This is a predicted structure of a 96-nucleotide RNA (Guanidine-I riboswitch aptamer) from Oceanobacillus chungangensis. Of the family's consensus pairs, 100% are formed in the model. Taxonomically the source falls in Oceanobacillus (Bacteria, Bacillati, Caryophanales, Bacillaceae). The sequence was found by an Rfam model in a public genome assembly.
RNA sequence: ACAAAGGUUUUCUAGGGUUCCGCAAGUUUUUGGCCUGGACCAAGAGAAAACGCGUGAACGCAAUCACGUACACGGAGGGAUAAAAGCCCGGGAGGA
Numbered sequence: 001a002c003a004a005a006g007g008u009u010u011u012c013u014a015g016g017g018u019u020c021c022g023c024a025a026g027u028u029u030u031u032g033g034c035c036u037g038g039a040c041c042a043a044g045a046g047a048a049a050a051c052g053c054g055u056g057a058a059c060g061c062a063a064u065c066a067c068g069u070a071c072a073c074g075g076a077g078g079g080a081u082a083a084a085a086g087c088c089c090g091g092g093a094g095g096a
Stems, first nucleotide, its partner, number of pairs: 007051006015041002020038002022035001023032003052069006071091001073094001077089003
C1' cells in the first nucleotide's frame, strides 16, 4: 500500500417508533407512544436454521460424506418510511 463468501434468505431477539387496530382523554373529529399491547421496522460487530462458499475423501465432474466458515473498537452527519431505531449510507470517516 492492497484484498475479501467478511455471501444470501428466512424466523426471531435486544432495540425502535406511531400510519392502522386496540387503549385513554375529549366529544364530532381531534389529542396522547413521559399507552402494557396486536400489527409494523429491526441488528456487520445479537440468536437459530436453510442454502452457499472453502479444504479433504478410493474416481473426486456431479451427487454424497467429514471438517471449517475466524475476528470485529467506532462518532458526528445525512437518508427512507407514518415515524423512529443497533434499519440504510456503513465492517464507511476515524481509531487500534